[in-house]
Context: one part of a larger RNA
RNA sequence: GAAUAAACGCUGGCGGCGUGCCUAACACAUGCAAGUCGAACGAGAAUGGAUGAGCUUGCUCUUUCAUUCUAGUGGCAGACGGGUGAGUAACGCGUGGGCAAUCUACCUUUGAGUGGGGGAUACCAUUUCGAAAGGAAUGUUAAUACCGCAUAAGACCACAGGCUCUUCGGGGCAAGCGGUCAAAGCCGGGGAUCUUCGGACCUGGUGCUUAAAGAGGAGCUCGCGUCGGAUUAGCUAGUUGGUGGGGUAACGGCCUACCAAGGCAACGAUCUGUAGCCGGCCUGAGAGGGUGAUCGGCCACACUGGAACUGAGACACGGUCCAGACUCCUACGGGAGGCAGCAGUGGGGAAUUUUGCGCAAUGGGGGAAACCCUGACGCAGCAACGCCGCGUGGGUGAAGAAGCAUCUUGGUGUGUAAAACCCUGUCGAUAGGGACUAAGAAUGCCUGUUUAAGAGAUGGGUGUUUUGAAGGUACCUGUAGAGGAAGCCCCGGCUAACUCCGUGCCAGCAGCCGCGGUAAUACGGGGGGGGCCAGCGUUAUUC
Numbered sequence: 001g002a003a004u005a006a007a008c009g010c011u012g013g014c015g016g017c018g019u020g021c022c023u024a025a026c027a028c029a030u031g032c033a034a035g036u037c038g039a040a041c042g043a044g045a046a047u048g049g050a051u052g053a054g055c056u057u058g059c060u061c062u063u064u065c066a067u068u069c070u071a072g073u074g075g076c077a078g079a080c081g082g083g084u085g086a087g088u089a090a091c092g093c094g095u096g097g098g099c100a101a102u103c104u105a106c107c108u109u110u111g112a113g114u115g116g117g118g119g120a121u122a123c124c125a126u127u128u129c130g131a132a133a134g135g136a137a138u139g140u141u142a143a144u145a146c147c148g149c150a151u152a153a154g155a156c157c158a159c160a161g162g163c164u165c166u167u168c169g170g171g172g173c174a175a176g177c178g179g180u181c182a183a184a185g186c187c188g189g190g191g192a193u194c195u196u197c198g199g200a201c202c203u204g205g206u207g208c209u210u211a212a213a214g215a216g217g218a219g220c221u222c223g224c225g226u227c228g229g230a231u232u233a234g235c236u237a238g239u240u241g242g243u244g245g246g247g248u249a250a251c252g253g254c255c256u257a258c259c260a261a262g263g264c265a266a267c268g269a270u271c272u273g274u275a276g277c278c279g280g281c282c283u284g285a286g287a288g289g290g291u292g293a294u295c296g297g298c299c300a301c302a303c304u305g306g307a308a309c310u311g312a313g314a315c316a317c318g319g320u321c322c323a324g325a326c327u328c329c330u331a332c333g334g335g336a337g338g339c340a341g342c343a344g345u346g347g348g349g350a351a352u353u354u355u356g357c358g359c360a361a362u363g364g365g366g367g368a369a370a371c372c373c374u375g376a377c378g379c380a381g382c383a384a385c386g387c388c389g390c391g392u393g394g395g396u397g398a399a400g401a402a403g404c405a406u407c408u409u410g411g412u413g414u415g416u417a418a419a420a421c422c423c424u425g426u427c428g429a430u431a432g433g434g435a436c437u438a439a440g441a442a443u444g445c446c447u448g449u450u451u452a453a454g455a456g457a458u459g460g461g462u463g464u465u466u467u468g469a470a471g472g473u474a475c476c477u478g479u480a481g482a483g484g485a486a487g488c489c490c491c492g493g494c495u496a497a498c499u500c501c502g503u504g505c506c507a508g509c510a511g512c513c514g515c516g517g518u519a520a521u522a523c524g525g526g527g528g529g530g531g532c533c534a535g536c537g538u539u540a541u542u543c
Stems, first nucleotide, its partner, number of pairs: 001543004006539005013390006019383002021348001026346003030343003035076003040073002043070008052061004083301003092226008102218003107214008115149001117147002124139006154181004159176001162173004185206006193200002227273003234264003239261008276298004280291004303324005326337004354380001356379003362376001363374004393423004403414004427484001429479005437470001440466011487532005492513003498527005508515002
């Protein structure tokens, strides 16, 4: 000099864009942060319409339709998104390869199929245990829930003439033959024909099963790189390799039995300390040094330790089980909980914000869609914490007022500074107007495609209606009016800037050198000056 997720002191007008627990991975009150689908399913409730019956003439009941809601079965999503950096010196990360040793839900493309049956069960009803949390028994019912059967291109398994490689032990490919393995429906529309009036049938959409491929994702593996300590020199028995077996989506001591005795290490093994890694960021002419907040990629973790279940994917932050510590409830028998999600509280600390608004946009989950959910996100609030921009007025104005300071008493400085006169109107104040961000969505009409069809569905065009948290904000216009808006540090040298008074090695200053013991440009104050400026200094840290 530059820089910072800064803090402290004094001061403080406005705006834009950013940033904001670096410490206790300490403990957490309260609210919210993951749901959705009735176009998979059976029920129940409410409202409204239609229908029929009863009558007490405005009610009850039956049937049916529509809408909404409720718990349950079922599906998909809760493995993403969000947080934190404790652990980890490691194939964790970075970079470049490999998998003929692998998996992949949703999405895209393509081929084939979607036949025919069965038994349960939640909800519910009744009974019952318990303070509660939560159960138990019996009975009833549905499905895209569950289970057989059929079909099998294909996949898997066994046998296998043949081809091929061979270290002659065996390995690879494979026609054929035998065996095993699938599925589910739902929602629209309809002219003939048939009909038990449900439909068959035709047609569109969407699902389901199977196979192949793609995209994106994941797993494994290898080369190289990746902090300090030798006052850590030896480490290792599943250890290193082989064979058989098991296990995994998959290779592998990953696991197991047996066999061999290996494997690593001064090019630093092992042990120990520290640490998430990177893109980047800061500094520097560069080489390098430092760093890893915000944003992005990867990894790890979710009260502590352990474990698996479900699933395409987890050994799962707001799932399950076990153990532990802690907190809470209890009828003492037993139960409940996990903010390193967003706010917020206590505590720690030099130190870090609102228990705000909205799903309007972007993105995500579910759904055919409307739509619902979303503390992701978009915004607002607080903080000069940072960067950037703007303002606090402009012009004229004396050989120069007053005051103050100084003085050789003549003067000199403050100083065009003020006053005064003439202007301007940024920001702020006030009055009025007032957005972009909106793309979509619903619905009518026209038209193309599909189709037997003028139906339905879907693409395009067009008209109408409608969707904004921020926000009556940005922005624009008017009005009044210099009015509401300047401080901080320094002045001995380094280092830009000097005098007077006070003090008298005292009080004090100080980054270094050093000042102060009676004329202190170095202490304190006044005047003056220098520097920066809504900031200025100090402290800490890095180059």

Predicted 3D model of a 543-nucleotide part of an RNA (small-subunit ribosomal RNA, 5' domain) from an uncultured prokaryote. The full RNA is in RNAcentral, with records from ENA.